Molecule: transfer RNA
Organism: uncultured Candidatus Saccharibacteria bacterium
């Protein structure tokens, strides 16, 4: 230089063929306790690596361009 796979919440990963984005784990608060832990109930937390393009509508399809791994020369 080229070729593949991947990027989503604090982390680890989900979201089949475009149609309000979610779980475990953490966090915060209540409630259990003398207090901690555990246990339950609610909650906060996401420009979907960045941009444009198709579309009524995009995490999903197209195209660029970061970064990571990883074959090839």
């Nucleotide at each position: 230089g080229g070729g593949g796979u991947g990027c989503u919440a604090g982390c680890u990963c989900a979201u089949c063929u475009g149609g309000u984005a979610g779980a475990g784990c953490g966090c915060a608060a209540c409630a259990u306790u003398c207090g901690c832990a555990u246990u339950g109930u609610u909650g906060a937390g996401g420009u979907g690596a960045g941009g444009a393009g198709u579309u009524c509508g995009a995490g999903u399809c197209u195209c660029c361009u970061g970064c990571a791994c990883u074959c090839c020369a």